[in-house]
RNA sequence: GUAAAGAAAGGGCAAACCCGGGCGAAAGCCGGGGACGCAAAGCUAUGGGGUCUAAAGCCACAGGGGGGCCAUGAUCGCCAGGUUGCCGUC
Numbered sequence: 001g002u003a004a005a006g007a008a009a010g011g012g013c014a015a016a017c018c019c020g021g022g023c024g025a026a027a028g029c030c031g032g033g034g035a036c037g038c039a040a041a042g043c044u045a046u047g048g049g050g051u052c053u054a055a056a057g058c059c060a061c062a063g064g065g066g067g068g069c070c071a072u073g074a075u076c077g078c079c080a081g082g083u084u085g086c087c088g089u090c
Stems, first nucleotide, its partner, number of pairs: 012038002017033003021030003036077001042083003048079002050075003057069003
């Protein structure tokens, strides 16, 4: 340089949206469909930060039905820490 042969993987999760029921004050969560995307878009809210909601509570107003503050609630598919794991190569 040419020719021949030849792996592993070929799977996982699931956004928006729709349907249904349940929980919740809400944010949001659950089941089914769906497939935007993700090499951890697996787990952890019991490292930390950010964001969302504001029931209860507090404050002020007021014959008002509203306003402000606030997480103990939520979000791991917001960033990040911890932790577990798949195929291949070195």
The RNA shown here (c-di-GMP-I riboswitch aptamer) has 90 nucleotides and comes from a Deltaproteobacteria bacterium. Its mean pLDDT, the model's own confidence on a scale to 100, is 78. Of the family's consensus pairs, 86% are formed in the model. Lineage of the source: Bacteria > Pseudomonadati > Myxococcota > Myxococcia.